[in-house]
Context: one part of a larger RNA
Molecule: small-subunit ribosomal RNA, 5' domain
Organism: Deltaproteobacteria bacterium
C1' cells in the first nucleotide's frame, strides 16, 4: 500500500446491488418447512337449509374427516463434527455393474381364487396404545394358461486381447390390471346400454437410448524423524458364500508372505475443488457468500422398505438429556425457516406470497412447497447522489494573533439574482404475465363416424406477493441534511495560553524538570468524507 463474513470509538441525509453466529456439531418454548391422487378401491357423516302431522325424504354431497392402494418422501434445504482417505481434483477402465420416472422400437394385456383395513362389536390401559369376534373392495395379495423375448445348463459356427463375446439349435424357468371419455359400423339384447367399436391414460415382458449412480486404477495437493520399524485376514493361492458388480468383502484349508528412508507405522492439524486475497511475476495466504463433489443429522450401533437409503423432519436397540404420568408406563431430537436461552468483541424478522422460476402428486382444474420470489433490520461492504449555484469589500461585526502599523478567519458571512436532486404535500401509475385453463373459429390426424380425443394456429376472458412500490407530473421552501482524524521527523498541515519529568503522549525515534510547533485547551491549517480513526488477521 492492498484486502476483510470483521469488531470497537465518534459521527450520520438518501438510494441501488450484495452480505450478515467465523465462538457452543451447546440446549431448545411456539408456529410453519412433504405431500398428493375420488379418472385405483370400499365405506361415508355431523352442523346448516327446505318439505312433511309423524316416520322420514331432498339439498349441501357421494362433500368433509379417516382407511386400503399408487407415486413422492433418497430431491430440494442445513451444517463442517469426523475424514490425510481413491475423500477431492484431473485423466482413464468397467469383457466386473445397476438405473424409478422419460424417449424410441418389438410382443402381449387370457382365466381363477383366498383374504384384510376402514366399518360394527367385546375387552385391557391414566395415557400412548393394544387385543379378540363379525362383514367387505381394489391397479392390494396369490396361483393357472400363453412366451415374440429374457435367463439357466448343453451342442454347433464365427470372432478373440485366450478372460470371453456374438449368432444359432433343441430342453428347462419367468408376465400382466385395470380406469376414464365418446359412439352405434359390426355382435348381443331390454333400444339405450355393454361382454361390441373407438380414443386416451395405465399394466407386463424385452431391446436400445438418455439421465443418474456404484466400483477400480495412474498422477497431484499439510506439519512432526524429539514417530523407525509396521502387519495374523496380515500377503498370496484353492474352494465356497455374499453383492447389481470385481475383490480377504466373508468363511474353511494351504503357503509365508506384504509395506518401509522415494518416509511405512504413529502423533498433530484439516472437509476437498472451481475459486478468493495479495503480488510485476514466481510465489505466499485462504476455501464466507455462489457453483461441483464428499461427510453428517442428540451420541453409538443395526437392518427394513424401495429403482435408489443403511434414510435430517422413517423404524429398532443401547446411552446421555428434557418432558408427561394414575408410578405400571410413555413422548422428544431446529447442523430446515423464523425465534429463545447460553457462549462471545460480534452476526437479522416468531414478516408477505406461491404472482414468477423450479419441484412432488394429479387426465385436468388444482393442492402442497420457510426451495424460491419479495419485504423488514444492520454504513457490514462496494457504487452513485445530496448537504446548494452565481454575484458580492482595498475586506462588516465577532474570535485569534500582533512588532500595535496590522495580519488572519475571508467571498467566507450579510445583501442581490437563481435552481429544486434528496425531504414534505397532491395526483397519475408500471415492466416483470408467458403460460395453463374456459368459450369460439379454422386446418390436420385417429376412427365406422361430421362424435369424443389429440396436435397446430387465430380471437376473446381470467391470473401480481412485491405495491399504490419504482417511475412521471404539479406545488413548497435555501429552507430540513458534516463529520472524523491529524498538524516534532518519517508525513501534507503552526501559533497562543495552561502545566512544569507532574498531569500526560507514543507505530518507531522519542516529547514533558518555567519561554513545550510532541501533554491539555483555543484559534488557524492539512487529509479523507457519510464516513473517519483504532484494533485484529493475510499478502
Nucleotide at each position: 500500500g492492498a484486502g476483510c463474513g470483521a469488531a470497537c470509538g465518534u459521527u450520520a441525509g438518501c438510494g441501488g446491488c450484495g452480505c450478515g453466529c467465523c465462538u457452543a456439531a451447546c440446549a431448545c418454548a411456539u408456529g410453519c418447512a412433504a405431500g398428493u391422487c375420488g379418472c385405483a378401491c370400499g365405506a361415508g357423516a355431523a352442523a346448516g337449509g327446505g318439505g312433511g302431522c309423524a316416520a322420514c325424504c331432498c339439498c349441501c354431497g357421494g362433500u368433509a374427516c379417516a382407511g386400503u392402494g399408487g407415486c413422492g418422501c433418497a430431491c430440494g434445504g442445513g451444517u463442517g463434527a469426523g475424514u490425510a482417505a481413491c475423500a477431492c481434483g484431473u485423466g482413464g477402465a468397467u469383457u466386473a455393474c445397476c438405473u424409478u420416472c422419460c424417449c424410441u422400437g418389438g410382443a402381449g394385456u387370457g382365466g381363477u381364487g383366498g383374504a384384510u383395513a376402514a366399518c360394527c362389536u367385546g375387552c385391557c390401559g391414566a395415557a400412548a396404545g393394544g387385543u379378540g369376534g363379525g362383514c367387505u373392495a381394489a391397479u392390494a395379495c396369490a396361483g393357472c394358461a400363453u412366451g415374440a423375448g429374457a435367463c439357466c445348463a448343453c451342442g454347433c459356427a464365427g470372432u478373440u486381447u485366450c478372460g470371453a463375446c456374438u449368432g444359432u439349435g433343441a430342453g428347462g424357468u419367468c408376465a400382466a390390471a385395470g380406469c376414464g371419455g365418446g359412439c352405434u359400423u359390426c355382435u348381443g339384447u331390454u333400444u339405450a346400454c355393454a361382454u361390441g367399436c373407438u380414443c386416451g391414460c395405465g399394466c407386463u415382458c424385452u431391446a436400445g437410448g438418455a439421465u443418474g449412480g456404484g466400483u477400480c486404477c495412474g498422477c497431484g495437493g499439510c506439519c512432526c524423524a524429539u514417530c523407525a520399524g509396521c502387519u495374523a485376514g496380515u500377503u498370496g493361492g484353492u474352494a465356497g458364500g455374499g453383492u447389481a458388480a470385481c475383490g480377504g468383502c466373508c468363511u474353511a484349508c494351504c503357503a509365508a508372505g506384504g509395506c518401509u528412508a522415494c518416509g511405512a507405522c504413529g502423533g498433530g492439524u484439516a472437509g476437498c475443488u472451481g475459486g478468493u486475497c495479495u503480488g510485476a511475476g514466481a510465489g505466499g495466504a485462504u476455501g464466507a457468500u455462489c457453483a461441483g463433489c464428499c461427510a453428517c443429522a442428540c451420541u453409538g450401533g443395526a437392518a427394513c422398505u424401495g429403482a435408489g437409503a443403511c434414510a435430517c423432519g422413517g423404524u429398532c436397540c443401547a446411552g446421555a438429556c428434557u418432558c408427561c404420568u394414575a408410578c405400571g408406563g410413555g413422548a422428544g431430537g431446529c447442523a430446515g425457516c423464523a425465534g429463545u436461552g447460553g457462549g462471545g468483541a460480534a452476526u437479522c424478522u416468531u414478516g408477505c406470497g406461491c404472482a414468477a422460476u423450479g419441484g412432488a402428486c394429479g387426465a385436468a382444474a388444482g393442492u402442497c412447497u420457510g426451495a424460491c420470489g419479495c419485504a423488514g433490520c444492520g454504513a457490514c461492504g462496494c457504487c452513485g447522489c445530496g448537504u446548494g449555484g452565481g454575484u458580492g469589500a482595498c475586506g462588516a461585526a465577532g474570535g485569534c494573533c500582533u512588532u500595535c502599523g496590522g495580519g488572519u478567519u475571508g467571498u467566507a458571512a450579510a445583501g442581490c439574482c437563481c435552481u429544486g436532486u434528496g425531504g414534505g404535500g397532491a395526483g397519475a401509475g408500471a415492466c416483470g404475465a408467458a403460460c395453463c385453463g374456459g368459450c369460439u373459429c379454422g386446418u390436420g390426424g385417429c376412427u365406422a363416424a361430421u362424435a369424443u380425443c389429440c396436435a397446430c394456429g387465430g380471437g376473446u376472458c381470467u391470473u401480481g406477493a412485491c405495491g399504490g412500490u419504482a417511475u412521471c407530473u404539479c406545488c413548497u421552501u435555501a429552507g430540513c441534511a458534516a463529520g472524523c482524524a491529524u498538524c516534532g521527523g518519517c508525513u501534507a498541515a503552526c501559533u497562543c495560553u495552561g502545566u512544569g519529568c507532574c498531569a500526560g503522549c507514543a507505530g518507531c525515534c522519542g516529547c514533558g524538570g518555567u519561554a513545550a510547533g510532541a501533554c491539555a485547551g483555543a484559534g488557524g491549517a492539512u487529509g479523507c468524507a457519510a464516513a473517519c480513526g483504532u484494533u485484529g488477521c493475510u499478502c